[in-house]
Context: one part of a larger RNA
């Protein structure tokens, strides 16, 4: 001076980002156990007592009950939950970044839309086959969502997706008018010009798709502005106006989301940028990109609380190993 243990007055989180480590709970029978609940839980909730050896009674025993004895200590050593109170996310078991992330992230049962009639869709593969599935719409594929309870507002203007076929536009084809070359003939000698070859090529006609017409958001997404108004003030139930496809309902709301911000009110603290309850002025909450609540549950985060300690006021000894010296 490091590593790994033990011990410590008083005082008990002051340490720290943080109670990280540590110490504290522990194990059997007994008593007794709150909110809150999906009525199953919570729950080992929390708190208490108690255990060892003799003797005697009951009892077949297990043990039980009376009385005794010893210790600072009886689960006589080891081995053995801290615990409560609130919030946040995620229904839970349960899977993950092998080798810095176990988590609120994926997965889940349950919901929802869609697509497939079966030589199904889909998917591999050049084919041939194969999976699908030796299934058959209570079944299989895709997408979203995530237990449960209550619910899921409006809006089809833009993407997309169906579905429609009357008009527009339209490819190759087909169709072939007309032009140009070439030259048998004519011929006023300037040209004209049949048939054939060859180059070119109007119009008419030609699906799907677009254009158009519906439909559809649990498809992709979207869901306003300004100005006045009530008998104090303030505020606007009210009216007017201009834009939209529709102008955000229900619930939630300084939130895992609030910049301004330590918002402002109350709580808890002697002091609380963080915690909880409100509030509502939502920079920029909101309905399966789901919304609010929720018992259970969680090596999850977050904030107090008792217990309990060398985290700490501040250290100090102690044992072993290392490092140091010296051999």
């Nucleotide at each position: 001076u490091c590593a790994u243990g033990g011990c410590u007055a008083a005082g008990g989180a002051a340490c720290u980002a943080g109670g990280c480590a540590a110490a504290a709970u522990g194990g059997g029978c007994c008593c007794g156990u709150a909110a809150c609940u999906u009525c199953g839980g919570g729950a080992g909730a929390a708190g208490g007592g108690u255990c060892g050896c003799c003797a005697g009674c009951a009892g077949c025993a297990a043990u039980g009950c009376u009385g005794g004895c010893c210790g600072c200590a009886g689960u006589g050593a080891a081995a053995a939950g801290g615990u409560c109170c609130a919030g946040g996310c995620g229904a839970c078991u349960g899977u993950u970044u092998a080798u810095c992330a176990a988590a609120a992230a994926c997965a889940c049962a349950g919901g929802a839309c869609u697509c497939u009639g079966c030589a199904a869709a889909a998917u591999c593969g050049a084919a041939a086959g194969a999976u699908g599935a030796a299934g058959u719409a209570u079944a299989g594929g895709g997408u979203c969502u995530g237990a449960c309870a209550c619910c899921u507002g409006c809006c089809c203007g833009g993407u997309g997706c169906c579905g429609g076929a009357a008009g527009g536009u339209u490819a190759a084809g087909u169709g072939g008018a007309g032009a140009u070359g070439u030259u048998a003939g004519c011929u006023u000698c300037g040209g004209c010009g049949a048939a054939g070859c060859a180059u070119u090529c109007a119009a008419a006609u030609g699906a799907a798709g677009c254009c158009c017409c519906g439909g559809u958001a649990a498809a992709c997404g979207g869901c306003g502005g300004c100005c006045g108004u009530a008998a104090c003030u303030a505020u606007a139930a009210c009216g007017g106006u201009c834009c939209u496809a529709a102008g955000g309902u229900a619930g939630c709301g300084a939130a895992a989301u609030u910049c301004c911000u330590u918002g402002u009110c109350g709580g808890g603290u002697a002091a609380g940028u963080u915690c909880c309850g409100a509030c509502c002025u939502g920079c920029a909450c909101g309905a399966a990109u789901g919304g609010u609540g929720c018992a259970a549950c969680g090596a999850u985060c977050u904030g107090g609380a008792c217990a309990c300690u060398g985290u700490c006021u501040c250290a100090g000894c102690c044992a072993u190993g290392a490092g140091c010296u010296c051999g």

The prediction has a mean pLDDT of 87. This is a predicted structure of a 327-nucleotide part of an RNA (large-subunit ribosomal RNA, domain IV) from Candidatus Arcticimaribacter forsetii. Taxonomically the source falls in Candidatus Arcticimaribacter (Bacteria, Pseudomonadati, Bacteroidota, Flavobacteriia). The sequence was found in a public genome assembly. Rfam family: Bacterial large subunit ribosomal RNA.